[in-house]
Context: one part of a larger RNA
């Protein structure tokens, strides 16, 4: 010197991006227990008490003919230590907020996560030789099922809810009318010609899907506005006016896992708070199954505080081992 332990005065997070690591907790009997809740929990909440060894007594179970012997529990008194789950081995709690409802699942060897699934909702197709799929076919899976099924696509327990837009784009309806391919069709046109004809070319008309045109359809891709004036102090603008548009973003929620300006502004917590928590709304650039807003329980998730607890720190120091290194 390093690597792994062990120990540590005062002080106790001052350390650091962040209590990371490490301590602290622990076992079993009793007692005692909040908010909140889907009445299931939350809960081992929290918090406190006891805990050896002897003697006495009561009394469980089990074996025995019985005396009794194992076993388990408890009252009562005695007695020893600093310390009694005496070694070892066994939860650190608490409030608050984000997300995901849960249990599960994943990048084998840098990500376990809020990211996949998930029960539950929605919507489309699909009458069975069934939609869908695989495969050149033949046949196969779907299914030895039958609309309470199968397949796809979103969306993710539960509560309360899902608003306006069909003008784009998609699909779906319809089937009148425009255009349209091969192909029919031949008016006539050119060349040659032995006057029979041959070649070549060719307008009008007939004609399918699709496309156009008509309609619906958003839990189908998607979309949800400008400028202006206006109340008897001032600001503000319930109210008007105008343009423009398929419509002009409702209900929630809102500096947010979305806020650029920003360390907004206010309150709260600290002596002191770019984080956090509750508001305000000027929402760069929120908003409804691309799902809004809550929410008990749940997380090796993230975040902000408290207690308790330590060498993480003030500021190191010894100890034990194993490795380096010098010298004999």
């Nucleotide at each position: 010197u390093u690597g792994u332990g062990u120990u540590g005065a005062a002080g106790g997070a001052a350390c650091u991006c962040g209590g990371c690591a490490a301590a602290u907790u622990a076992g079993c009997u009793c007692u005692a227990u909040a908010a909140c809740u889907u009445c299931g929990g939350g809960a081992g909440a929290a918090g406190g008490a006891g805990u050896g060894a002897c003697g006495u007594g009561a009394c469980u179970c089990g074996g025995g003919a019985a005396a009794c012997c194992g076993u388990a529990u408890u009252a009562c008194g005695u007695u020893g230590g600093c310390a009694c789950u005496a070694a070892a081995g066994a939860g650190g709690g608490a409030g608050a907020a984000a997300c995901a409802a849960c249990u599960g699942u994943u990048u084998a060897a840098c990500a376990a996560a809020a990211a996949c699934a998930c029960a539950g909702g929605u919507c489309u197709u699909u009458g069975c030789a069934a939609a869908u799929u695989u495969g050149a076919g033949a046949a196969a899976a779907g299914a030895a099922g039958u609309a309470u099924a199968a397949a796809g696509a979103c969306u993710g327990a539960c509560a309360c809810c899902u608003g306006c837009c069909c003008g784009g784009u998609g699909c779906u309806g319809u089937a009148a009318g425009g255009u349209u391919a091969c192909a029919c069709g031949g008016a006539g046109a050119u060349g040659c010609u032995a006057u029979g004809g041959c070649a070549u070319u060719g307008a009008a008309g007939u004609u399918a899907a699709g496309c156009c045109c008509c309609a619906g359809u958003a839990a189908a891709c998607g979309g949800c506005g400008g400028c202006u004036g206006u109340a008897a102090c001032u600001c503000u603008g319930a109210c008007g006016g105008u343009c423009c548009a398929a419509a002009g973003g409702u209900a929630g929620c809102g500096a947010a896992a979305u806020u650029c300006c920003u360390u907004g502004u206010c309150g709260g917590g600290u002596a002191a708070g770019u984080u956090c928590c509750g508001a305000c709304c000027u929402g760069c650039a929120u908003g409804a199954a691309u799902g809004g807003u809550g929410u008990a329980a749940u997380g090796a998730u993230u975040u902000c505080u408290c207690c308790g607890c330590u060498g993480u720190c003030u500021c190191c120091a010894a100890c034990a081992c194993a490795a380096u290194c010098c010298u004999g």
This is a predicted structure of a 328-nucleotide part of an RNA (large-subunit ribosomal RNA, domain IV) from an uncultured eukaryote. Its Rfam family is "Bacterial large subunit ribosomal RNA". Its family is annotated with structural constituent of ribosome and ribosome in the Gene Ontology. The coordinates come from a structure-prediction model, not an experiment, and the mean pLDDT is 86.